[in-house]
Context: one part of a larger RNA
Formats: sequence, structure tokens, C1' cells
RNA sequence: AGCGCAGGGUGGAUGCCUUGGCACUAAGAGCCGAUGAAAGACGUGAUAAGCUGCGAAAAGCUUCGGGGAGGAGCAAAUAUCCUUUGAUCCGGAGAUAUCUGAAUGGGGAAACCUGGCUGAGCAAACCUCAGUCGUCGUAUGGUGAAUACAUAGCCAUACGUCGGGAACCCGGUGAACUGAAACAUCUAAGUAACCGGAGGAAAAGAAAGAAACAUCGAUUUCCAAAGUAGCGGCGAGCGAAAUGGAAGGAGCCUAAACCGGAGUGCGUGCACUCCGGGGUUACGGACUGCAACAAGUGAGACGAUUUGUUAGUGGAACUGUCUGGGAAGUCAGGCCAAAGAGGGUGAAAGCCCCGUACACGAAAGCAAUAGUCAGCGAGCAGGAUCCAAAGUACCGCGAGACACGAGAAACCUUGCGGGAAUUCGGGGGGACCACCCCCCAAGGCUAAAUACUACUUAGUGACCGAUAGCGCAUAGUACUGUGAAGGAAAGGUGAAAAGAACCCCGGGAGGGGAGUGAAAGAGAACCUGAAACCCUGUGUUU
Repeated sequence: AGCGCAGGGUGGAUGCCUUGGCACUAAGAGCCGAUGAAAGACGUGAUAAGCUGCGAAAAGCUUCGGGGAGGAGCAAAUAUCCUUUGAUCCGGAGAUAUCUGAAUGGGGAAACCUGGCUGAGCAAACCUCAGUCGUCGUAUGGUGAAUACAUAGCCAUACGUCGGGAACCCGGUGAACUGAAACAUCUAAGUAACCGGAGGAAAAGAAAGAAACAUCGAUUUCCAAAGUAGCGGCGAGCGAAAUGGAAGGAGCCUAAACCGGAGUGCGUGCACUCCGGGGUUACGGACUGCAACAAGUGAGACGAUUUGUUAGUGGAACUGUCUGGGAAGUCAGGCCAAAGAGGGUGAAAGCCCCGUACACGAAAGCAAUAGUCAGCGAGCAGGAUCCAAAGUACCGCGAGACACGAGAAACCUUGCGGGAAUUCGGGGGGACCACCCCCCAAGGCUAAAUACUACUUAGUGACCGAUAGCGCAUAGUACUGUGAAGGAAAGGUGAAAAGAACCCCGGGAGGGGAGUGAAAGAGAACCUGAAACCCUGUGUUU
């Protein structure tokens, strides 16, 4: 030195565990903000670095309920206090709530600097404190230039607005990689990204529809129709609708004609504007005549009681023996069960503890609701006259969007140009024409069925179990970067600290005794403790 055996060290795999995650289900809730949000800074404790809570009234204040013996958070310790005159704790309502931040008196390198006005402390000055002073929009009133009337502008008052939010929604702008086995039309895709806006949903929505000679009757979503009809360098690919079934179901209001009132124009007899009534559809309305004052609806407001919710309350039934450090295990004999879900307790507990089944509970707040009330609300006949949304429909050119790429290309939207009819009217039925049928544009509102889950509650898992599961058993921390941004590692003594008094060696670290404990080969570098690697002893070989 090699090999074998044995014993150690190192190391932290494995096993077991779970405070944390992941996915989903059922409910709830679904916006917050100038009454100052979200997010922060700085403070705040007897001692206080961090987290949590709170805000100069600062781990808290008041009040109303719950609860009933301890309490002053995580988090030890000492001190000092609080508490059956009910503390701590839990829930409802309130008070306070520094500074920054839309940030809003002005400024600013966020958490800082610095003003005006009114009031208070003091009669005055200084100082301090309280309140107030932002932009834009709308409405009303006042004031008021060049410039005579006026207008612009300015001022005041009232109301609104601004900013934030995980996804979902609507709109605007809008890629490329990629696929086509290259690539240009095409695709990816109206996706990503950016911007604007809204809500608990949003959008859409009461036919100028869909159909086919029969009809249906707003919208939305799902299943089928169907990977069909089609579109397509007819390549890659893209891809309907009618119709049937299901969820849900709800319909309304203006403009105009006409009537009444007020006002404006200055040209005195017309025009226009505003307000109220009227009226709302294709079997119309105004108008004239007759009849009537309802059935119903109620999407708005209020809302007793009730129900739910935001604290809670009651809640059955076991002992002995043995082993053991410890009984829930063994053995023996019982008991409860509308409760044998689950968790904890020194091993494995229906009957020890928390719970569970079941039953009950609110001073106050919130949600829903019975109900009530605003509001809305009708018919018949006549057919002379009037009305029924204009730079619109439509056409041309150019685009977009429709499953549909210019195609035979309708329908829908519209940038430019042209430009109707108006009920004897107009649009559609996939070029276009005829016939036939359907519908009434150029104004608006509308619940539900649908989408999503940052958040709350309850629960579930042939989901993970510390290199897994979220990046985090907590951390957007430490650390990196000028910055945008990137971004970790790290769990386990024991049932209980009983965390090793005292003695010895040592400067200490560390160790040996002693003691605790079931165990210290559980000693804090702490459960188990694999391998690599290192060492010691021994056998053997050289």
C1' cells in the first nucleotide's frame, strides 16, 4: 500500500411527520375613492431590533351585545398594573385616524418646504392651533374688453369629475415568431401588446328579421344540425346558418301630426325656440263621432313581521386489570348512539378534552321578503285632410366586416364625391329583372338565462409532502443590477425543558463525571441517520 472483517467520524439520502401549498365543489360577496382610496413613510410598548395591531386619543378610546376567569399580541424574562363593580377575548355601531399618495392653496428630489383668508389662544405683535383656498365639466347668477348693442373673458354658488382594482366585458390601435415542410396571397390573429371605458356582470335586444308558398315572432347561452353548406396560392388551412331541443323569458319610452302656454326675431304677421298635453305602429296615429275612467302592470320608493347573516348556547355514554416511562393497547365486565365525521390527549379513545347528530340564540348592523304606494296603462267606427326620424336611403370610387380571400357577391359599416321617395311610399328575400311573400331604416331604454374570482364561509381530493407542493411551510425577504428587473436557501430535541445544579481538565471551544429523562448512541451542529469521502484496530498479501 491492496483486499477482507470490525468499530468510528463526516455527510444528510431514506422513512415517518406537517404548520404550507395545489386543484375543485357549494354558497356568499363582487367594487374602493375628494366623508381623501389602493399602496406606503414615520411614529406608537416599562424595557422593544423585527412582525402584527394601532395613529400624537397611537398593541389602543366610547357604547351596545356575547362570554365568565384569568389577562397585559407573536414572545421568554423582570417590574408594574388590570380583573366577578365582569377584565382579556369575540361580534355590531361609533370616535380618533400624523405625513406621502388622484393629492387638490403654491412648490417639490414622494413621505419635505412654504403661503393667503376666517376664527381661537391674549388687548396687540410674534407664535401655535382649527377651518378653508385644486383641475375640468354642467347648471344658475353676477360682472364685463377691443367695440355702440353685444360677445369673448372674469367671478361666485351648487352638483359632478379625477385615482386604484385578480380575472371577466365593450371599444380604439394592432404585430411577429410560426404553419404553408421555401415564400409573397393566406395562416398565426383581430391573437399578443398598448390605450380608453363600464359593471357586478358587460355586451346584445323587442324585426326595414328569419323563412319559403307553410309559417315563426326581441336578445343571450348550451346541445344537435356539422367539421355539413361553403370559403381557400381550392394549398396550408378557415368554417357558418336555417331548423330541432334545452336554460331563461318582459317588454317599453321618444321624435312628428294636433291642442295649450311662455318667449325670441323686428319687417306687425309670419317664422322659430322652449315647456306641458297628445302619440308610438305596418290591422298605426293625429283628426271627427260613439263609449269608458277599468282589467292589469309595477324594472321605482318605503318596508312591520319573518328568514338568512355578522358573536354565541345546550349537547349522550367507562370503569377495573396486566404490560409499560406513559394506555387510548391486552384481558374482564358495562354504557351511549338523530352523535362510530374529524382533531387532540405520554402508543392505537364512540363513552377523557375539543367537537359531531340534533336543538336553540341578537341590543345593533347588513341582505332578502310579504305587503303598501308612486308610476304606467285601454276600446269601437269613419277614411276627407295631416303625420310617421335626410345630407339619410341609394349610386360611383376606396376600404372594412360578414365562415365567404372581388368572386356571379347580395346583406352590414363608411373615408371621398353625387344624392331620393315620403304611404298611390320605402327596405329585404345572396348579382339583376318580374311575380309572390316578409318587414318598416335613418331616435332611445330594458331584468333573467351567460363570463370571471382578487375576496369571505363551509367543505372535498386514486393532489404534493420540504430538490415535492406556490418563487416563499412564508419572502418578493437576503442578495444582484444605474435601472427596468432578477431573485434564493433555510422545517422536525423531548410527552414535558425536566435544556444538564455541582465537581474535574482546558484561556476558550470542547470534553469527562454527576444529575434529568423511557431513551442523551434524543444535548440544542439535537428524530431516523444510506452512500460517496476520511480514520482506527485486526486478518491476509506484497
Overview:
Model confidence (mean pLDDT): 84 of 100. Predicted 3D model of a 542-nucleotide part of an RNA (large-subunit ribosomal RNA, domain I) from an Enterobacterales bacterium. Lineage of the source: Bacteria > Pseudomonadati > Pseudomonadota > Gammaproteobacteria > Enterobacterales.